Small-subunit ribosomal RNA, 5' domain from a Candidatus Levyibacteriota bacterium, 489 nucleotides, folded computationally. Rfam family: Bacterial small subunit ribosomal RNA. It was read from a public genome assembly. Its mean pLDDT, the model's own confidence on a scale to 100, is 83.
[in-house]
Context: one part of a larger RNA
RNA sequence: GGAUGAACGCUGGCGGCGUGCCUUAAGCAUGCAAGUCAAGGGGUCCCGCAGCAAUGCGGGAAACCGGCAGACGGGUGAGUAAUGCGUAGGAAUCUACCUCUAGGUGGACCAUAGCUCAUCGAAAGAUGGGGUAAUAGUCCAUAGUCCCUGAGAGAAAUCGAAUGGGUAAAGCGAUUAACUUCGCGCCAAGAGAGGAGCCUACGUCCUAUCAGCUAGUUGGUGGGGUAAUGGCCUACCAAGGCUCUGACGGGUAGCUGGACUGAGAGGUCGAUCAGCCACAACUGCACUUAGACACGGGCAGUACACCUACGGGUGGCAGCAACCAGGAAUAUUGGGCAAUGGACGAAAGUCUGACCCAGCGACGCCGCGUGGAGGAAGAAGGCCUUAGGGUCGUAAACUCCUUUUGAUAGUCUCUUCACGGACUAUAGAAUAAGCCUCUACUAACUACGUGCCAGAAGUCUCGGUAAUGCGUAGGAGGCUAGCGUUAUC
Numbered sequence: 001g002g003a004u005g006a007a008c009g010c011u012g013g014c015g016g017c018g019u020g021c022c023u024u025a026a027g028c029a030u031g032c033a034a035g036u037c038a039a040g041g042g043g044u045c046c047c048g049c050a051g052c053a054a055u056g057c058g059g060g061a062a063a064c065c066g067g068c069a070g071a072c073g074g075g076u077g078a079g080u081a082a083u084g085c086g087u088a089g090g091a092a093u094c095u096a097c098c099u100c101u102a103g104g105u106g107g108a109c110c111a112u113a114g115c116u117c118a119u120c121g122a123a124a125g126a127u128g129g130g131g132u133a134a135u136a137g138u139c140c141a142u143a144g145u146c147c148c149u150g151a152g153a154g155a156a157a158u159c160g161a162a163u164g165g166g167u168a169a170a171g172c173g174a175u176u177a178a179c180u181u182c183g184c185g186c187c188a189a190g191a192g193a194g195g196a197g198c199c200u201a202c203g204u205c206c207u208a209u210c211a212g213c214u215a216g217u218u219g220g221u222g223g224g225g226u227a228a229u230g231g232c233c234u235a236c237c238a239a240g241g242c243u244c245u246g247a248c249g250g251g252u253a254g255c256u257g258g259a260c261u262g263a264g265a266g267g268u269c270g271a272u273c274a275g276c277c278a279c280a281a282c283u284g285c286a287c288u289u290a291g292a293c294a295c296g297g298g299c300a301g302u303a304c305a306c307c308u309a310c311g312g313g314u315g316g317c318a319g320c321a322a323c324c325a326g327g328a329a330u331a332u333u334g335g336g337c338a339a340u341g342g343a344c345g346a347a348a349g350u351c352u353g354a355c356c357c358a359g360c361g362a363c364g365c366c367g368c369g370u371g372g373a374g375g376a377a378g379a380a381g382g383c384c385u386u387a388g389g390g391u392c393g394u395a396a397a398c399u400c401c402u403u404u405u406g407a408u409a410g411u412c413u414c415u416u417c418a419c420g421g422a423c424u425a426u427a428g429a430a431u432a433a434g435c436c437u438c439u440a441c442u443a444a445c446u447a448c449g450u451g452c453c454a455g456a457a458g459u460c461u462c463g464g465u466a467a468u469g470c471g472u473a474g475g476a477g478g479c480u481a482g483c484g485u486u487a488u489c
Stems, first nucleotide, its partner, number of pairs: 002489003006486005013368006019361002021326001027323001030321003035068003040065002044061007075279003084204007093196003098192004103187003106140004115130006146166003152159002171184004205251003212242003217239008254276004258269004281302005304315004332358001334357003340354001341352004371401004381392004407426007434479005440459002445474005455462002
């Protein structure tokens, strides 16, 4: 000199774009953050129309069964030095929704919620009787493809003719006088796209005041398990495997694209944005599922907190706001689904603290302004003075002009439109300058006060009666809505 997610001191006009708990992965009142589908299902309630009524037609609401989505999106960096990440490869795998190809969609049956009746409980909730539906569940049929079987080929991996065996399905809406037709689905199979799991090589901080480590340990065979390979697990057999090219242990740490700096080599960092990983009070476990060992699902243990009728129950902000605590320090309990994206739905649409916006903070970068032109051998006043004068200084006053920003009023625009944007008119120089420094490094000097005191200081140092180094004033230099200090690279 450059840089920062900065903080502190003094000061502070406007706008644009960014950015904002680095500390206690401490604790959290309250609200919201994941629902949706009535064109899968039975029933309930409300409204309208027709009708004497029964009932029919249309619209709406939400609980329940069922489907899809809650594995995405959002947060955090505790753990992790390698089950991670980065780069390059690989083979023994799976894949909901989406696209394409070419087929099928026949029949039978058992329940259960809702509902109703009753009971227990303070509550959370639970139990029993009755009866009902489905795109919920079970069984049968059919089987081109698919799976198993496996003549043969091949060194093997593997490929594979014939035969035999095995595995499916669900309907709904619109239309037609009707047969039908169309749309959305459902089942089995093949291919693709995207996604996911697994394996290998190389790279990936400090420490030897850590030198030996290892028993499922290293390999094999049989078996189990998985979507899949494999000590992944198990029984038996063998005795291996790693290591001074640093094993094992200890410390520290999420990794990367990148960021800062530097001529580069290198050094340091990993906020915001993007990719991957890990975690969801702590520990463990599985269920469901195409996918989880699941932040706003479940079970168990622990700690903490809350409710209680003392029998028992409930909770998890490292989502968005907010609160409390900690700290030098970090914002609103805001608006909207208008746009982009996502979930569900045939659609209308519903939901979306993702997102888009607004609010707060000079926290950063960038831009603009605080007026422009004229105006004296030079007012007043301040400071200095050799008392002549010098300087602040064209600076002010004064004259003419302009209106950015700001104020007031209005018009247009953004197809829908939260928030915004553009334009016009009116008055008026009006609403707007500070901070640091002045011995040398280092641009900028005098006076007074003080008297090794008070104080200054990045370094050398300065101050003990003429201090350009302390304090004040005048003047000057630098930067400027900022300027200095501190911390770190």